A computed fold for a 473-nucleotide part of an RNA from an uncultured bacterium, annotated as small-subunit ribosomal RNA, 5' domain. Rfam family: Bacterial small subunit ribosomal RNA. Gene Ontology terms of the family: structural constituent of ribosome and ribosome. The full RNA is in RNAcentral, with records from ENA.
Context: one part of a larger RNA
RNA sequence: GAGCGAACGCUGGCGGUAUGCUUAACACAUGCAAGUCGCACGGAGAUUUAUCUUAGUGGCGGACGGGUGCGUAACGCGUAGGAAUUUAUCUUAAGGUGGGGGAUAACAUUGGGAAACUGAUGCUAAUACCGCAUGAUGACUGAGGUCUAAAGCCUUCGGGCGCCAUAAGAGAAGCCUGCGUUUGAUUAGCUAGUUGGAGGGGUAAUGGCUCACCAAGGCGAUGAUCAAUAGCUGGUUUGAGAGGAUGUUCAGCCACACUGGAACUGAGACACGGUCCAGACUCCUACGGGAGGCAGCAGUGGGGAAUAUUGGACAAUGGGGGCAACCCUGAUCCAGCAAUACCGCGUGUGUGAAGAAGGUCUUCGGAUUGUAAAGCACUUUCACCAGGGACGAUGAUGACGGUACCUGGAGAAGAAGCCCCGGCUAACUUCGUGCCAGCAGCCGCGGUAAUACGAAGGGGGCGAGCGUUGCUC
Numbered sequence: 001g002a003g004c005g006a007a008c009g010c011u012g013g014c015g016g017u018a019u020g021c022u023u024a025a026c027a028c029a030u031g032c033a034a035g036u037c038g039c040a041c042g043g044a045g046a047u048u049u050a051u052c053u054u055a056g057u058g059g060c061g062g063a064c065g066g067g068u069g070c071g072u073a074a075c076g077c078g079u080a081g082g083a084a085u086u087u088a089u090c091u092u093a094a095g096g097u098g099g100g101g102g103a104u105a106a107c108a109u110u111g112g113g114a115a116a117c118u119g120a121u122g123c124u125a126a127u128a129c130c131g132c133a134u135g136a137u138g139a140c141u142g143a144g145g146u147c148u149a150a151a152g153c154c155u156u157c158g159g160g161c162g163c164c165a166u167a168a169g170a171g172a173a174g175c176c177u178g179c180g181u182u183u184g185a186u187u188a189g190c191u192a193g194u195u196g197g198a199g200g201g202g203u204a205a206u207g208g209c210u211c212a213c214c215a216a217g218g219c220g221a222u223g224a225u226c227a228a229u230a231g232c233u234g235g236u237u238u239g240a241g242a243g244g245a246u247g248u249u250c251a252g253c254c255a256c257a258c259u260g261g262a263a264c265u266g267a268g269a270c271a272c273g274g275u276c277c278a279g280a281c282u283c284c285u286a287c288g289g290g291a292g293g294c295a296g297c298a299g300u301g302g303g304g305a306a307u308a309u310u311g312g313a314c315a316a317u318g319g320g321g322g323c324a325a326c327c328c329u330g331a332u333c334c335a336g337c338a339a340u341a342c343c344g345c346g347u348g349u350g351u352g353a354a355g356a357a358g359g360u361c362u363u364c365g366g367a368u369u370g371u372a373a374a375g376c377a378c379u380u381u382c383a384c385c386a387g388g389g390a391c392g393a394u395g396a397u398g399a400c401g402g403u404a405c406c407u408g409g410a411g412a413a414g415a416a417g418c419c420c421c422g423g424c425u426a427a428c429u430u431c432g433u434g435c436c437a438g439c440a441g442c443c444g445c446g447g448u449a450a451u452a453c454g455a456a457g458g459g460g461g462c463g464a465g466c467g468u469u470g471c472u473c
Base pairs, nucleotide, nucleotide: 001473002472003471004470006469007468008467009466010465013345014344015343016342017341018340019338020337021303026301027300028299030298031297032296035060036059037058040057041056043054044053045052046051067256068255069254076181077180078179079178080177081176082175085173086172087171090169091168092167093166095164096163097162098132100130101129107122108121109120110119111118112117138147139146140145152161153160154159182228183227184226189219190218191217194216195215196214197213199211200210201209231253232252233251234250235246236245237244238243258279259278260277261276262275281292282291283290284289309335311334312333313332317331318329319328320327321326348378349377350376351375358369359368360367361366382414384409385408386407387406388405392400417462418461419460420459421458422443423442424441428457429456430455431454432453438445439444
């Protein structure tokens, strides 16, 4: 000098654009944040008899979006490659969609329980479930064969949406490898599924992934192991560069969801607002037993130098469901708060010497504050008041918002501070104080004339900021 997710002190007019718990991955009251489909299904209720509402069964979605950075020194990330894989929805191609069955929730009647919830009996439907048929280009194969599917609904009767199996694509995901990726040797040896092998199992898939057997290997001063620290990257910042520091917002990847463990469902999870078990904590209880998980958006307590509203809307963009109408969406778009940062604008302009008064200094002559003020003449940015009033929405639909913007009105009117003045370093005098009180980044000032302390006058710098502190180059 530059920078900051900053904080503190004094001060503070407006607008735009960004940013805003860096600390306790501490605990959380309350509300909302993931639903949707009645064109899959049988009921129930309402009613204007044509519909509507909906608990339940069923489908799709809750694996996205949103948060956080605990863990992780690792194929986690970055980069360049690879082969032994899967893929709901979507696209393309070419096929199929025949005929049956038994249940079960809801419901009814009852039982248990304080509740959460749960049992029994009886009835019923389906795009729920299960056989049969057909049947491959699919799968398996001993190459002879064997195995394997489906569901209907709506209709303006034209068709539309579906369902099953196959091949390919797109996008997505899993896996493997080369190279790169902090510090410590006051960590030197580490390893027994350990290293490799033919085999069984397992997986969508390769593989000690797992298991029995066999061999005795594998890694290491080019730093293994251990310990400490840490999410990684695009980037950001500084620097002429090399390099250093850093990883907030935004974007990609990873990890996590009270702590630890586990699987289920599913195309996809070992699942933030799903399930089960254990633990800690909080709450309810009739003491038998139950309920919960803000590192979603707001908000509360706590910690801290320190970080915002329990706001509006689905209008736009996108996401889920639906044939659709539409519903949901604290994603998102907006508004609110904060000089937190950057940028822009304003706080007037011209004239005005009796160089007014007052202040300060004085050699008492004057000098300075100072064209500064007053006075006179103008202007009206911003703010204020009134009227009009968007784009964003290609037909309808605008939270923002009567906002931006435009026009008119009034009146200099409502709008300047902070730090410094010994040298470095731009800017000097008087008074007070008397090694005291104090200052201070370094050198150093202060013990009776202090340009260094405190005040005043004057001056210098920056300016809605100015200084200080902390951190980085």
Its mean pLDDT, the model's own confidence on a scale to 100, is 89.